A computed fold for a 74-nucleotide RNA from a Saprospiraceae bacterium, annotated as transfer RNA.

Order: sequence, then structure tokens, then C1' cells
RNA sequence: UAUCCUGUAGUGUAAGGGUAGCACACGAGUCUUUGAUUCUCGUAGUAUAGGUUCGAUUCCUAUUGGGAUAACCA
Repeated sequence: UAUCCUGUAGUGUAAGGGUAGCACACGAGUCUUUGAUUCUCGUAGUAUAGGUUCGAUUCCUAUUGGGAUAACCA
């Protein structure tokens, strides 16, 4: 430099057009003599900008972070 893949709560991971879920973590309550455990509730998220669409996490373009492969220079 080129091509390809990829970016979702603090962490990991789903949903690939119909309005974002699960687990852990964290907080509150419940339970317990206390703590852990159990149970309930809550907090918190689609990299950025634009486009298509009635509707975009999903499709398209650009940028940007990360990764893989190849090549160039030394």
C1' cells in the first nucleotide's frame, strides 16, 4: 500500500429490515444469626457521518479503531 473480516451495556454474546435480548458484573431489596447462596427489581449499549426505506444494529458509501493475508522498502 492492496484485499478481506470486524466494532452492540463495565465484560462476553444474540437479534441481519419491524423498533435491542441473555449471561456475568454493579446497585437496591428478599432470605440468613452474619456472609456466601437463592429469589425479585433496577442501572447501563448498536464506532462516527451521510444515504436508501414507512421503518436501519441489520442494506449502501465514506471516515475511523481492531484483526487476517499478500506485496513493497530497509
Source information:
The coordinates come from a structure-prediction model, not an experiment, and the mean pLDDT is 81. Rfam family: tRNA. Rfam classes the family as a transfer RNA. About the family: Transfer RNA (tRNA) molecules are approximately 80 nucleotides in length.